[in-house]
């Protein structure tokens, strides 16, 4: 990097360092000196692992990841409803985990 499978409406500090950016990408719309990113501490969560088992339920954050504004913030393609502004369904893209190449 590619492929397969699963999940994506819940959850998570008014702490330190740090200083201007951040929310994947385009379009929106937002967050930010009443301080962004990043790092540390703290926390959330059971995908793997471990315990347990009817091999189900369940338990566990000491291990491997992950995550901590807004539904994956909304939307990006197709279809439907319709009070034309909204809403619904599917897909695509993305993220994370486990496995394969």
């Nucleotide at each position: 990097c590619u492929c397969u499978u699963a999940u994506c409406a819940a959850g998570a500090g008014a702490g330190g360092u740090g200083g201007a950016g951040g929310g994947a990408c385009g379009g929106g719309c937002c967050c930010g000196a009443u301080g962004a990113a990043a790092c540390c501490c703290g926390g959330c969560a059971a995908c793997c692992g471990c315990c347990g088992u009817a091999u189900a339920a369940g338990g566990u954050a000491u291990g491997g990841u992950g995550c901590c504004a807004a539904a994956u913030c909304c939307u990006g393609c197709a279809g439907g409803u319709u009070u034309u502004a909204a809403c619904c369904u599917g897909g695509g893209a993305g993220a994370u985990a486990a496995g394969a190449g």

This is a predicted structure of a 101-nucleotide RNA (SAM riboswitch aptamer (S box leader)) from Thermosyntropha lipolytica DSM 11003. The model forms 97% of the base pairs in the Rfam consensus. It was read from a public genome assembly, where an Rfam model found it. Its mean pLDDT, the model's own confidence on a scale to 100, is 86.